A computed fold for a 113-nucleotide RNA from a Planctomycetota bacterium, annotated as SAM riboswitch aptamer (S box leader). It was read from a public genome assembly, where an Rfam model found it. The coordinates come from a structure-prediction model, not an experiment, and the mean pLDDT is 81. Rfam family: SAM riboswitch aptamer (S box leader). Rfam's curators write: The SAM riboswitch is found upstream of a number of genes which code for proteins involved in methionine or cysteine biosynthesis in Gram-positive bacteria.
[in-house]
RNA sequence: CCGUCAUCGAGAGUGCGCAAGGGAACUGGCCCGAGGAGCGCACGGCAACCUGGUCUCGACUAUCUAAGUCGCGAUGAAGGUGCCCAUGCCAGCCCGGAAGGGAACGAUGAGGU
Repeated sequence: CCGUCAUCGAGAGUGCGCAAGGGAACUGGCCCGAGGAGCGCACGGCAACCUGGUCUCGACUAUCUAAGUCGCGAUGAAGGUGCCCAUGCCAGCCCGGAAGGGAACGAUGAGGU
């Protein structure tokens, strides 16, 4: 880089520095923004995808009662990521009268190549 799978209505902010635009991209809307948005750094926090820890249950191995491996679940938050305005801010394409659903694109994680 490409492809697969899962998730994307919950949750979690202060300081300092830079700085005028920013909310991925295009259009429309809406919102944030010199009372400093956004970005960077530090510290703090959230969550639980992966690794590891602990526990329950089950299966298997092996064996004679202890162990090991694997799987479901729970817990926890040490490690690897991620995240900390608004649903991925909303709509756009398809179905539908609408509500709503689906797709595409994107983001994050875990495998594969």